[in-house]
Context: one part of a larger RNA
RNA sequence: GGCAUACGGUGGAUGCCUUGGCGUCGGACGGCGAAGAAAGACGUGGAAGGCUGCGAUAAGCCUCGGGGAGCCGCCAAACAGGCUUUGAUCCGGGGAUUUCUGAAUGGGGCAACCUGCAUGGGGUAAUGCUCAUGCACGGCAGGGUGAAUACAUAGCCCUGACCGGGCCAACGGGGGGAACUGAAACAUCUUAGUACCCCUAGGAACAGAAAGCAAAAGCGAUUCCCCCAGUAGCGGUGAGCGAACAGGGAACAGCCCAAACCGCGGCGGUGCCAAGCUUGCAGGCGUUGCCGCCGCGGGGUCGUGGGAUUCUGCCGGAGGGGGCUGCUAACCCCUCGAGGAGUUACCAAGUAGAUGCAUAGUCGAAGGGCCUGGAAAGGCCCGCCACAGAAGGUGACAGCCCUGUAGGCGAAAUGCACUCUACCUCCUUGGGCAGGACACCCAAGUAGGACGGGACACGUGGAACCCCGUUUGAAUUCGCGAGGACCAUCUCGCAAGGCUAAAUACGUGCCGACGACCGAUAGUGAACCAGUACCGUGAGGGAAAGGUGAAAAGCACCCCGGUGAGGGGAGUGAAAUAGCACCUGAAACCGUAUGCUU
Numbered sequence: 001g002g003c004a005u006a007c008g009g010u011g012g013a014u015g016c017c018u019u020g021g022c023g024u025c026g027g028a029c030g031g032c033g034a035a036g037a038a039a040g041a042c043g044u045g046g047a048a049g050g051c052u053g054c055g056a057u058a059a060g061c062c063u064c065g066g067g068g069a070g071c072c073g074c075c076a077a078a079c080a081g082g083c084u085u086u087g088a089u090c091c092g093g094g095g096a097u098u099u100c101u102g103a104a105u106g107g108g109g110c111a112a113c114c115u116g117c118a119u120g121g122g123g124u125a126a127u128g129c130u131c132a133u134g135c136a137c138g139g140c141a142g143g144g145u146g147a148a149u150a151c152a153u154a155g156c157c158c159u160g161a162c163c164g165g166g167c168c169a170a171c172g173g174g175g176g177g178a179a180c181u182g183a184a185a186c187a188u189c190u191u192a193g194u195a196c197c198c199c200u201a202g203g204a205a206c207a208g209a210a211a212g213c214a215a216a217a218g219c220g221a222u223u224c225c226c227c228c229a230g231u232a233g234c235g236g237u238g239a240g241c242g243a244a245c246a247g248g249g250a251a252c253a254g255c256c257c258a259a260a261c262c263g264c265g266g267c268g269g270u271g272c273c274a275a276g277c278u279u280g281c282a283g284g285c286g287u288u289g290c291c292g293c294c295g296c297g298g299g300g301u302c303g304u305g306g307g308a309u310u311c312u313g314c315c316g317g318a319g320g321g322g323g324c325u326g327c328u329a330a331c332c333c334c335u336c337g338a339g340g341a342g343u344u345a346c347c348a349a350g351u352a353g354a355u356g357c358a359u360a361g362u363c364g365a366a367g368g369g370c371c372u373g374g375a376a377a378g379g380c381c382c383g384c385c386a387c388a389g390a391a392g393g394u395g396a397c398a399g400c401c402c403u404g405u406a407g408g409c410g411a412a413a414u415g416c417a418c419u420c421u422a423c424c425u426c427c428u429u430g431g432g433c434a435g436g437a438c439a440c441c442c443a444a445g446u447a448g449g450a451c452g453g454g455a456c457a458c459g460u461g462g463a464a465c466c467c468c469g470u471u472u473g474a475a476u477u478c479g480c481g482a483g484g485a486c487c488a489u490c491u492c493g494c495a496a497g498g499c500u501a502a503a504u505a506c507g508u509g510c511c512g513a514c515g516a517c518c519g520a521u522a523g524u525g526a527a528c529c530a531g532u533a534c535c536g537u538g539a540g541g542g543a544a545a546g547g548u549g550a551a552a553a554g555c556a557c558c559c560c561g562g563u564g565a566g567g568g569g570a571g572u573g574a575a576a577u578a579g580c581a582c583c584u585g586a587a588a589c590c591g592u593a594u595g596c597u598u
C1' cells in the first nucleotide's frame, strides 16, 4: 500500500410526510378611475428589523348586525402598560379618515421632490411660518367680445357637481399585416388573414326581422351545436384548401323611421279690387294669398305589394272650449271616462314591499370497561346512532372525543334578479273595417356598366352573389333585385335609413366539488419573507433554500477547555446515534480496530 470484516466520520440519496402547486367541472360575478384608480414611496407599535394591516384620526375611528370570554396580528418568547359580561378581541354590512408619487391635472422635475398665484382663516411688532379651497388640456353646451371685410366668420374670453384622459387575464368588433415552414428545391399556392402592431367596446360583443333560401313541394330574423361531409367543389388539378341546402336540437320577439299628404313657424320670391278667409246664407276683412326651402307636430312603414288623396257603406261614450261675425253642419283641441303596456328593442323616470340569492352565522344523533403500550383511536368484551360510516384533528388505526358531515334554520345594513304586487309612469281614444276611384309617395351620384383589386371553400375560371378604388350611370309597381356567365318562361324577394333580449365566447379575481395529477432535482420560476438574492447600462435574465419531539419537557447543575468552539457526566423524553448543523440517513470519499497479503 491492497483486500476483507466490524465500528465510526462525511454526505444527503431513498422511504414516509405536506402548509404549495397543476388540471377539470359547476356556481356567482364581470369592471376600477379627476369624488384621483391600478401600482408604489414614506410613515405608523411603549420598546420595532422584516412581513401583514393601516394613513398625521395611521396593527386603527364611528355605526349597524353576528358572536360570547377572553384579548392587545405574524416571525417571537418575555417585559412594561392596558382593554373586557355597561359584551372586549374576532367575523360581516355601511360610513369617516386616507401623507407623497402615479392618468397626475397650478408651474417645474432626475416619480415619491422643488416652487407659485387667487380668495378666506390662524399666528407675528413685521416678514418668514401655517391651514382650507380653487387654478392642466381637449371636447360639448350656453353666453360675451370680435379682425382682414359692410353684414358675418375666424380668433379671443367667461361659465358648467357636463364628458373624456389612465389601468385591467382572456373573450369581441374594426384598421394594417409577416416569415420560418409545407410543397421533400422553388416562384403561384401553403403557413395565414395566423403571429404581431394600432383603434375601440361590452359583460358579453358581433349579427339580426329577407331586394333570403328553395325548386314544381315548400320554408319564414339572427346566433350556437350535431349532421350533411372530408361530400360538392377549389387546387403549379401539386402540397393542400374545403363549403352550402335539406334534416335534428339550444334559444326564441319583434319593432321604429325617410317619403307622399295635412297643419304651424321661420326665411326668400311673387302679388294689390285677383286669389283667399272650412260648408250654406248674409255681412265684413283683405300685403291674409300663391310658389320654393328649412324646422317642428300629425300621418305612415309594406311584398297574398304597402301607403297618401278622394268617394261609398258599416261600426265608434260624456262634457267643455276654439275660429272674422250671427245661425247651422262638419272639423280641431282639452278634460273625464274606457282600453292597453311597462322601463332589454318597440316611448320614458322611478318608489315601496314580497320572494330568491350573496356578503357574518346557527342547531345538529350515538361509548363504556379491561389488556398491551410513553400515549389507545389498536386487541378483547358488552352497547348505541345513522337522511349523519365525506373528511380532518386528537400521544398508533375513532361513525358515537373535537371540528365537522346528512338535514334544517338565519340578516339590522348593502348589493344582485331576466320573479311578483302596489303606487307610479307611458301609449291609444278619432279613428277602424270593407269596396271603388285616382296614379301622388315608397331612401340617387344609389343600383348597374367598364377597368383594377379584395372577399366569398371558389387561385379569372363559363364566375354569379358581396365589398372597395377610378370612370360612367338608371328605373318607381305596366317598376326593381335574385334563383352561380347569359336569354326566355317560371319562382322567390323589395336594396340604397335605424334599433333589438335569449341561446354563444372568455376567466384576472371570488366560492364549491372532484382527480388511474405532482409530492421538494417533482409540482408554478416561487410549499421557505420569490419575481426575492444575484447578474445586466438597459430591455431583460433569474436562483438555491421544507421535516427535532406527542408535548420544548430545547439539556438546571458539575467537569475539561481560551469567561471559547467542542466534548464528558447529570437530567428530560418512549427514543438524544430524536440535541436545534436535529425523521429516515444509501453511495462516492476519509478514518479506527482486527485478519490476510505485497
Stems, first nucleotide, its partner, number of pairs: 001597009015583001016547002020518002022515006029507002031167002039101003042055003046079001049075003061095006070083003106115003116135007137164003140160006171202001172200005182189001186236001212219002223250004233241002254499003261298010276285002278329001280327004303477001305442003309437007317336006337429006350423005355417005361409003367382005383400002385389001391403003448472007458484001479494005534541002554582001557569004
Molecule: large-subunit ribosomal RNA, domain I
Organism: Deltaproteobacteria bacterium